Source information:
The prediction has a mean pLDDT of 85. Predicted 3D model of a 524-nucleotide part of an RNA (small-subunit ribosomal RNA, 5' domain) from a metagenome. It matches the Rfam family "Bacterial small subunit ribosomal RNA". Rfam links the family to the GO terms structural constituent of ribosome and ribosome.
[in-house]
Context: one part of a larger RNA
RNA sequence: GAUUGAACGCUGGCGGCACGCUUAACACAUGCAAGUCGAACGGUAACAGGAGAAAGCUUGCUUUCUCGCUGACGAGUGGCGGACGGGUGAGUAAUGCGUAGGAAUCUGCCUGAUAGCGGGGGAUAGCCCGGAGAAAUCCGGAUUAAUACCGCAUAUUCCCUACGGGGAAAAGAGGGGUUCGCCUCUCACUAUCAGAUGAGCCUACGUCAGAUUAGCUUGUUGGUGGGUAAAAGCCUACCAAGGCAACGAUCUGUAGCUGGUUUGAGAGGGCGACCAGCCACACUGGGACUGAGACACGGCCCAGACUCCUACGGGAGGCAGCAGUGGGGAAUCUUGGACAAUGGGGGAAACCCUGAUCCAGCGAUGCCGCGUGUGUGAAGAAGGCCUAAGGGUUGUAAAGCACUUUUAAUGGGGAGGAUGCAUAUAUGUGUUAAUACCACAUGUGUGUGACGUUACCCAUAGAAUAAGCACCGGCUAACUCCGUGCCAGCAGCCGCGGUAAUACGGAGGGUGCAAGCGUUAAUC
Repeated sequence: GAUUGAACGCUGGCGGCACGCUUAACACAUGCAAGUCGAACGGUAACAGGAGAAAGCUUGCUUUCUCGCUGACGAGUGGCGGACGGGUGAGUAAUGCGUAGGAAUCUGCCUGAUAGCGGGGGAUAGCCCGGAGAAAUCCGGAUUAAUACCGCAUAUUCCCUACGGGGAAAAGAGGGGUUCGCCUCUCACUAUCAGAUGAGCCUACGUCAGAUUAGCUUGUUGGUGGGUAAAAGCCUACCAAGGCAACGAUCUGUAGCUGGUUUGAGAGGGCGACCAGCCACACUGGGACUGAGACACGGCCCAGACUCCUACGGGAGGCAGCAGUGGGGAAUCUUGGACAAUGGGGGAAACCCUGAUCCAGCGAUGCCGCGUGUGUGAAGAAGGCCUAAGGGUUGUAAAGCACUUUUAAUGGGGAGGAUGCAUAUAUGUGUUAAUACCACAUGUGUGUGACGUUACCCAUAGAAUAAGCACCGGCUAACUCCGUGCCAGCAGCCGCGGUAAUACGGAGGGUGCAAGCGUUAAUC
C1' cells in the first nucleotide's frame, strides 16, 4: 500500500447493488416451513343449494326433521410426492474432493417403438354396536368399496434351463353419442426394447504438519463357494501365506474438498464468507422397513442424555428449515408481505400447497453514485488568535446583493416486470359414424402485481432539511501561544516531558480524507 462476513471510538443527509452468529454441531417457548387428488373408492362430520314432510303464523317467510339429489368435503381406504427444495460443516487426510479414464450395473416420472388391457375370488379400513384407558391410544363383534389384495387365462416379448422344458402381466375413471346392444375420444394400467436423465461401482495421478511416530496388518493378501442391481474379503467355511513401508507405511495433531477469492509485476503466499458443483451430518449411538430411489432433517424401532404431561399405571418431544428466545461472545437482522414472477409437488383442469423464491424491514457492514448550495461581495466589519503594538491572520470567509432547487417535504400524474397465465367465444385443422366431446393453431373480449404512496415525470414554497474525523518532532503533508514541570501524560519506530516542550493538555491556525474518519485484529 492492498484486502476483510470484521469489531471498537467519535460522527452521521439520501439512493442503488451486495452482505449480515466467523463463538456453543449449546438448549429451545410460539407460529409457519409438504402436501395434493372426489376424474381411484365406500361415504357425508361441517358449510351451501335443491326436494319432501310437520309446526308457527306476518300467506310467503321462519323453525324443526328427512333425503348425498347437487356444489363441495372432515375423518378413512387408495395413488403420487414427503430421497427434491432448505440448513449446517460436527465428522472425514480418504468409503472424500479434483482431473483423466473404465466395466460388471439399476433408473419412478418423461420420450420413441411393439404388443396387450379377457375372466373370476376372498378380505379390510371407515360407518355401526360393545369394551379398556387420565391421556396417548388400543381391543372385540357385525357389515362394506376400490386404480387396495390374490388366483386363472393369454405372451409380441422377457427370465431360468441340464436345451427336454419351466416361469412371469394388467384397472379402471371421465367426456360425447346411443336403437341401451354398443360406438368413440381422453387420461390411466401391463409386458418388452431403446433413449434421456439420475444414481451406484472401479482404476491412475494430485490433495496439510509431525520421525521427539519405524515398523504395520490376521478378513489381513490371494483362490473355490455364497451374496448384491452390479465388480470386489462385501460376507462365511475351507485352502494357501501373503500384503503395505524411509518414494514415509502405521500412529498423532489439524482440516469438509473444488470452481474460486485475496495479495503480488510475476513466481509464490494466505483463505475456502456470499454464489455454483461434490461430500458428510440431522439431540447422541445403533438398526432396519417402505420404496425406482433412504438406511430417510420436519418417517419407524431400540438404547442413552435432556425437557415436558400424568389420575403414577403410562405417555410426548428433537429449529445444523424461516422468523424468534435464552446462553456464549468484541460481534452479526423482522416472531413482516405475497405466491404477481421464476421454479417445485399433487391434479385432466380449475386450483391447492410451497419461510424454495420474489419482495419489504433492520444494520454506513462493504462497494458505487449524489448532496450539504452557486455567483458576487474590502469598510479587508465585529469577534478570536498572534504581535516586534506599526500590524498580521482567520478571510471573500461572514454579513449584504443577485440566483438555483439536486436531495428532503407536500400535491398530482404514471410505465415495465404480464409478448406470460387463466377463462369465455369465433374460425380452421386433427380425431371420429358425427357439424358431440377432446386436442392444437389463429383472432377477439375479460380477468390477473406482493413489491407499491414502485421507477420515472410535473408542480409548489424556500438556502431552506444535511460535516465530521484523524493528524501537524523525523519517517510524513501540516506551527505558534498558553498550561504543566521526568509530574500529568504521549508513543508504530527513533524517542518526547527535570521552567520558554512545533512531541504532554487546551486554544488559534494548518494538513489529509470525507458520510465517513481513526484504532485494533488478520493476510499478502